[in-house]
Order: sequence, then C1' cells, then structure tokens
RNA sequence: CCAGUUGACCGGGCGGCCGCUUCGCGGGGGUAACCUUGCGGGGAGGAAAGUCCGGGCUCCAUCGAAAGACGGUGCCGGCUAACGGCCGGCGGGGGCGACCCCAGGGAAAGUGCCACAGAAAGCAAACCGCCUGCCUUCGGGCCGGCAAGGGUGAAAGGGUGCGGUAAGAGCGCACCGCGGGCCCGGCAACGGGAACGGCAUGGCAAACCCCACCGGGAGCAAGACCAAAUAGGGGUGACGCGGAAGCAAUUCCGGCCGGUUUUCGAGGCCAGUCACCCGGGUUGGUUGCAUGAGGCGGCUGGCAACAGACGUCGCAGAUGAAUGGCCGCCACGUCGGGGAAACCCGGCCCUACAGAACCCGGCUUACAGGUCAACUGGCGCU
RNA sequence: CGGAGUAUAGCGCAGCCUGGUAGCGCACCUGCUUCGGGAGCAGGGGGUCGAGUGUUCGAAUCACUCUACUCCGACCA
Repeated sequence: CCAGUUGACCGGGCGGCCGCUUCGCGGGGGUAACCUUGCGGGGAGGAAAGUCCGGGCUCCAUCGAAAGACGGUGCCGGCUAACGGCCGGCGGGGGCGACCCCAGGGAAAGUGCCACAGAAAGCAAACCGCCUGCCUUCGGGCCGGCAAGGGUGAAAGGGUGCGGUAAGAGCGCACCGCGGGCCCGGCAACGGGAACGGCAUGGCAAACCCCACCGGGAGCAAGACCAAAUAGGGGUGACGCGGAAGCAAUUCCGGCCGGUUUUCGAGGCCAGUCACCCGGGUUGGUUGCAUGAGGCGGCUGGCAACAGACGUCGCAGAUGAAUGGCCGCCACGUCGGGGAAACCCGGCCCUACAGAACCCGGCUUACAGGUCAACUGGCGCU
Repeated sequence: CGGAGUAUAGCGCAGCCUGGUAGCGCACCUGCUUCGGGAGCAGGGGGUCGAGUGUUCGAAUCACUCUACUCCGACCA
C1' cells in the first nucleotide's frame, strides 16, 4: 500500500432570530378551575420500530400444593430479577488465516413415514452379473453357491489394501472408522490411552412421542377516583348477617333473619349487591406516570458475562398528540467549469433509517455517511 | 396503544393438522346445437401457493424472520 476479520462509537457542528411543550419562581386577570406575561431549567432513539421472548406493576381466578392436560425450552459450566438472552468452554462444519456458522438431549421405549425409480426401503433381498455341476436344437435353459462389479435411488447395512476362494464374502490379516467395558485428565460436556469385539438393529423427533426443566389468565383502552348526560329503562342468572376454630372442605356460637304474604316452615312477589345481554347516554378530567434491576467516573474481584463498595448527577412526559422553522459560516459527499498539479469558483443534498405514549432487560429487522482500536493474508522497502 | 387472524388461477374458496405430480365453482378459449344470441353438451388453457432463510431426499403444508391487508377492545347507566 492492497484485500479482509472482529469489537466499540458517532450518526452533522457553531452562532443569530422566530416558535412548541413541561417544571420552578415572580407580575397581572379571575370566586375558582384556569388564562396571560417575564426570567431560569429540561425536552426523542440506537433502533423510540416489529411486538418475538423475559420481568416489574395492576386486576381476575386459585388462595394448599401436586398430578393431568396444553404450551415452551433442550451439549456442559457460569452470569442474571428473569429469559428462547449474555459469557467461557466442548463437539461438528466452513475459511490459507484472523475468524465465522450450528433448535447441538433421546432413533437398541414404542408408533408412524421413506413418494417416483428400483429385485429389494428395513428385514434382509437378488434384475443384470460371477462361479461349480447337469442338459442343449449351441441361441441358451435348469438345480445350487455368491454379493465383488453394473443398474435404481437422497439413502442399498463399515472403508482402503493384501491374502484367500470354483466364484466370493470380516472368511483371515494390517491401517482407519465403530461398539461396550477398563485406566488417566477434566466440576462437566468431552478428550487421550492400551487391550478386546469381526461389525451387531439406516434416515426423519422444526412427525407423534420419551426424558429433564419452566409456565395460572389478562393486560395501563390493566386498575382507582370525580364530573356530565339518559327511557336513570328492560331481560337472564347468582347471593342471608356477625364472631370463633381449622391449611381447607367444614363445624360451633350469637342475634334473628331487608320487606310482604295471619307464622322463626316451604314456595312466591318486591327491594338490595354483583355478573352478562338488549336498548340509551358521554366522546370530559385527575391518578396510575417516571428515583429506576437508573446514568456517569475511576477502584477491587473475575479470562469474561458480571458482581461489590465509593464518589457524583437529577436527566422528556405529549393526549390529534410538543421536541420545529428560517438565515449565515464550517465539515462531509456529489456534479459542472478552470488548472500540469496543489487547488480555486459555482450549484445540489444542505441529509440515512426513523420518531417516545406505563416502565425495564434482551432478541430481530431498517439505516446515507463517517471515526477509532486490535488482528489476519499478500506485496514492496529498511 | 394492546390483542386476534388472513394471504393459493381474473373472482370466491378447498387442500396445510398427519410433507410426496395443486384442485372445485364462476369467469375465459375452442367445437357442437340455433337463422342469430342466451341456455345446454363436449373438450381445453391459465398458478414462481405474499417474500426470504432454514429443517428434510423432498415444503403450499413444518420452524423462524419480514411485507401487505382485515377484525376486535373506550367510559357511564
């Protein structure tokens, strides 16, 4: 210098003018809610997005968990409030390399599937073929042996070589692979080693399933309070009160059961509370709502994710929904012209993806352009 | 803001759960029938199954990620 890998970061800057929103203080108006004005402070993101996971919070259910059902996760160890996230390892695959990718438990628990082709698709089978024997009209046929070669297929039940044989075959041997046990290392996944076994039941679990672990449901339009309005309407269903014991089912005690039907019974009717449906009304306000697993800085422990203690900061809260517009300069990019070049002049874009809506931790997806650090390969020079 | 679902021929839908050559009706084209048209009868064409990646020998179907569209959810009585 060229090509590349990984990680981190920025995502226009400065000044002026005019606005928007929120908070604090002050002035004015108003009974008040609030309106207006001056000064000062704050005012989008790395993804605020998709809503794919995990939590906080709230209500409902259960209020005793477990089992079952359903859903999810899946190598090992660690981190975390938790996770399908992150970190470090292991195994497999790719790359010359830095490095990258993997839903990566179980297929000898069981069930199912493997279309077409092919003789045969899961238990062993023989179409062409090879070989011994017999027959022959010399084309071949029959009995038997074999699975090396050919052919089909995504896949045909160890691979290569030598020996062996009528032809062959783990039939025998060597190496590689595989299997269960043993020894060594490691917390573990797993790795290494020597001997043994002649190979013994292929693939699919993002098919059912088995094993281990996790999960109650709904969501801030949750939920709580206030106000306005109405045909303050109709229908269906459930429900008696207080106290004590018990985890609970339930039991005991008290008063006398909301009213009425002559009654402390049954049943009914009316009233009350709650839920749902039909019809009707309002498209208002407050709260939840921002001090939280919070940000920043160095230190300590740890390979790291992360944890601990210390110091410091106060940092968006809109509700048709604020965070914007204009001008000047600079930086970057691009286009045109001039110039041998450095560079100069003018124009354009004056920026990508995109915008909070209860909050937080992740993942995924989108993104013009740029910066920094570490590392790898190649070439050149010293 | 939150939740649920759909995408297959020009249109309306099956097939997806349990993977193996993508179907039905209307529409379209050709022929017969008719004086002509319609109806009827016979035959035929037309699909990258919304897009991408993965699992598998094999994906409309299974898994994940995007895209577009549709529906539901306010409060009071």